The RNA shown here (TPP riboswitch aptamer (THI element)) has 100 nucleotides and comes from Salipiger pentaromativorans.
Rfam family: TPP riboswitch aptamer (THI element). About the family: Vitamin B(1) in its active form thiamin pyrophosphate (TPP) is an essential coenzyme that is synthesised by coupling of pyrimidine and thiazole moieties in bacteria. Rfam links the family to the GO term thiamine pyrophosphate binding.
The coordinates come from a structure-prediction model, not an experiment, and the mean pLDDT is 78.
The organism belongs to Salipiger, within Bacteria.
The sequence was found by an Rfam model in a public genome assembly.
[in-house]
RNA sequence: CGCCCUACCUCGGGGUGCCCGCAAGGGCUGAGAUGCAGCACGCGAACCCGUUGAACCUGAACCGGUUAACACCGGCGGAGGGAAGGUGACGGCGAUCCGC
Numbered sequence: 001c002g003c004c005c006u007a008c009c010u011c012g013g014g015g016u017g018c019c020c021g022c023a024a025g026g027g028c029u030g031a032g033a034u035g036c037a038g039c040a041c042g043c044g045a046a047c048c049c050g051u052u053g054a055a056c057c058u059g060a061a062c063c064g065g066u067u068a069a070c071a072c073c074g075g076c077g078g079a080g081g082g083a084a085g086g087u088g089a090c091g092g093c094g095a096u097c098c099g100c
Base pairs, nucleotide, nucleotide: 001094002093003092004091006088007087008086009085010084011050012049013048014047017028018027019026020025034044035043036042056081057080058079062075063074064073065072
């Protein structure tokens, strides 16, 4: 000096479904199904994710199984997209320099 491991700071990306109910509200799955509100393409909360990127989006009102429906399993498919910079300790690996 570089890399690994790892911590912190700042920043960024993302989703909000299904069922019952007139409504209020309740139930389910999930990390997350939320608050305000001028009802919007807005602002926040929580949560997840940030290139080693299956967070999330597209194909897709997709295909097969399954469920009351969503969910779930398999396929599509490691397909196409997708949001990062900085600083630092211990330890590890490597390179280089100096001395003996």